[in-house]
Context: one part of a larger RNA
C1' cells in the first nucleotide's frame, strides 16, 4: 500500500422480503455436450459458452467427406509467341473438361505498332476458412453507468508511501455545502445529442372536414375550407423558479400552490483508471512458423439435418376467466419496382387467375387479435391438447429423396398444472393479445421493433454483488 476475513460501522440494487407469472414433469422447435460416422467443417464453455458467430446450411452458401480433375494455377503483377474479343453448332462425360467445326474480323495509329481481351510456354511469384488470440493491431464482452481513478505543486514521514480523496450532512452521483495542510486541476458523474409528454408560430397536399351548398344504399366522395387532427420546421416551457416547515444564516429535504409535465418528467445513446494473458489470427489486417503437382484450385454427389441420452433457451397445452360457431368495433409502426400487388372471378383451401393503381400521408401488404355480443359444449382424456402417420395437393425454386413452407381429408399420441431446485419483473412496467420488419428465390415457436388489454412493495434481520471507512492477518 493493496488484497481477503464464516470482524465492525454506514450506504446501495428485483440482493432478499411482499406479489405477478415461469422454468424444472409432457410433446415439439432450437442450441450444446456425448455417442455415431467417409463426413458429420470451425470457433464460443462458470456468472460474462449452449435460438450464441448464423440478420435465415436443398444446390449455392460450404470451410468437412469420397470420387473425378487442374498444376504459373479460381485471383495479381511482368516477358516471349500467337490470336480480335466474342457468338453459335455436333460428340463424349455426372458434371468440372474435353474433341472437331462454323461465324467474325471492331478501337487509336506516324501502318513500326499500341490498348484492351483470349490462348500457349518459362519462371519470379500467386493462394492457404493451414497454426499461434500467450507475439499482435482492430473490435467486444464483463465487473458496472458500480462511483470511482489520478496529477501538478505543497506539507509530513530516512523511505516504501501519507495528505488532497479522510471528518459533519446530503445527493443517484467524489453531487453540492460546512470544517480541514493542503491549494487546485484531469478523466469520470451531471449537462449539452435523440425520442416522447403541453402549447404557440409558420405551413396546408396524397392528411383534415368544425359551419355552408351539392350528392350518395353509404363513403371528405365534390365545390369549397384553413377551425380541429395530423404532418415537420422553428420557438416557448421545470429552474427547488415561488411559498410553509426542518436544518448550521448552508447544501439539502419534506409538504403545497401554480401547471400538461416536480424536484434527474419517461426512455435512449453514451461505458473512467483497470481486470479476467477474456473472446476473435474464421470479419479484416498483421509478426513468426509451416504447405507449394498440395494444407492450392475446379466439378459433381453426400455430410453440416445423423441418435441408446444428458443440459440450456423457447414454443403449444393440459382447458369452462376456457373449446368451437355466428355476428360486430378498435391500432402503432412498418416494406414495396427483378418490388407490393387491388376489384373481380375459380378452388373446401393453401392458391390460381386477372390486372387496375402505386417510386407511394395518394395505391398495395392489410381482415389487427384478444375485446363486445348471440349460441352451444358441462367436468369427460373431453367438441380440452395437438404429436406422430397416411393419402390427395399448393408454391418456391434447374431441382424439395436425404432435407422446405403451407393446405385439405383421415389419424388422433403425451399431458390433468408439474419434485429438489430455480428465473423474470416496480408501471402502461409484469401478464396478455395480435401486426410489422431485416436476412431471404423459398424457408422462424429465433432476433429486431410497433401498438391493443392492463397487480403487489412492511422494511433492510437473513442469501447474492457492490461502494466508503474502520479493524486483524504467517498473504503481495
Nucleotide at each position: 500500500u493493496g488484497a481477503c476475513g464464516g470482524g465492525g460501522g454506514c450506504c446501495c440494487g428485483c440482493a432478499c422480503a411482499a406479489g405477478c407469472g415461469g422454468u424444472g414433469g409432457a410433446g415439439c422447435a432450437u442450441g450444446u455436450g456425448g455417442u455415431u460416422u467417409a463426413a458429420u467443417u470451425c470457433g464460443a464453455u462458470g456468472c460474462a459458452a449452449c435460438g450464441c458467430g448464423a440478420a435465415g446450411a436443398a444446390c449455392c452458401u460450404u470451410a468437412c467427406c469420397u470420387a473425378c480433375u487442374u498444376u504459373u494455377g479460381a485471383c495479381a503483377u511482368c516477358c516471349u509467341u500467337c490470336g480480335a474479343a466474342g457468338a453459335c453448332u455436333u460428340g463424349a462425360g455426372a458434371g468440372a473438361u474435353u474433341a472437331a467445326g462454323u461465324u467474325g474480323u471492331g478501337c487509336c495509329g506516324a501502318a513500326a505498332g499500341g490498348a484492351g481481351c483470349g490462348a500457349a510456354g518459362a519462371g519470379a511469384c500467386a493462394g492457404g476458412u493451414g497454426c499461434u488470440g500467450c507475439a499482435u493491431g482492430g473490435c467486444u464482452g464483463u465487473c458496472g453507468u458500480c462511483a470511482g481513478c489520478u496529477c501538478g505543486u505543497g506539507u509530513c514521514g530516512u523511505g516504501a508511501g501519507a495528505u488532497g480523496u479522510u471528518g459533519g450532512g446530503u445527493u443517484a452521483a467524489g453531487u453540492c455545502c460546512c470544517g480541514u495542510a493542503a491549494c487546485g486541476a484531469g478523466c469520470g458523474c451531471a449537462a449539452c445529442c435523440c425520442u416522447u409528454g403541453u402549447c404557440c408560430u409558420u405551413a396546408g397536399u396524397u392528411a383534415c372536414c368544425a359551419a355552408c351548398g351539392c350528392g350518395u344504399a353509404a363513403a371528405g366522395g365534390c365545390g369549397g375550407g384553413a377551425a380541429c387532427u395530423c404532418u415537420a420546421a422553428g420557438g416557448a416551457g421545470a429552474c427547488u423558479g415561488c411559498u410553509g416547515g426542518u436544518g448550521c444564516u448552508a447544501a439539502a429535504c419534506c409538504g403545497g400552490a401554480g401547471g400538461a409535465a416536480g424536484g434527474c418528467g419517461g426512455g435512449g445513446a453514451c461505458g473512467a483508471c483497470g481486470u479476467c494473458a477474456a473472446g476473435u489470427c474464421a470479419u479484416c489486417a498483421u509478426g513468426g512458423c509451416c504447405u507449394u503437382u498440395a494444407u492450392a484450385a475446379g466439378u459433381a454427389g453426400g455430410g453440416c439435418u445423423g441418435c441408446a441420452c444428458a443440459c440450456g433457451u423457447g414454443c403449444u397445452a393440459c382447458a369452462a376467466u376456457g373449446g368451437c360457431c355466428g355476428g360486430u368495433a378498435c391500432a402503432g409502426a412498418g416494406g414495396g419496382a427483378a418490388g407490393c400487388g387491388a376489384a373481380g372471378c375459380g378452388g373446401u383451401g393453401a392458391c390460381g387467375u386477372g390486372a387496375a393503381g402505386c417510386c407511394a400521408a395518394u395505391c398495395u401488404c392489410a381482415g389487427a387479435a384478444a375485446g363486445c355480443c348471440g349460441g352451444u359444449c358441462a367436468u369427460a382424456g373431453u367438441c380440452c391438447g395437438g404429436a406422430u402417420u397416411g393419402u390427395a395437393g399448393u408454391c418456391u425454386g434447374c431441382a424439395a429423396c436425404u432435407c422446405g413452407a403451407c393446405u385439405a381429408c383421415a389419424u388422433g399420441a403425451a399431458g390433468u398444472c408439474g419434485g429438489a431446485a430455480u428465473c423474470g419483473c416496480u408501471a402502461g412496467u409484469a401478464a396478455u393479445c395480435g401486426c410489422g420488419g431485416a436476412u431471404c428465390a423459398g424457408a422462424a415457436u429465433g432476433c429486431c421493433g410497433c401498438g391493443g388489454u392492463g397487480c403487489u412493495a412492511c422494511g433492510u434481520u437473513c442469501c447474492c454483488g457492490g461502494g466508503c471507512c474502520u479493524u486483524g492477518u504467517a498473504c503481495u
Model confidence (mean pLDDT): 83 of 100. A computed fold for a 476-nucleotide part of an RNA from an uncultured bacterium, annotated as small-subunit ribosomal RNA, 3' major domain. The RNAcentral record of the full RNA draws on Greengenes.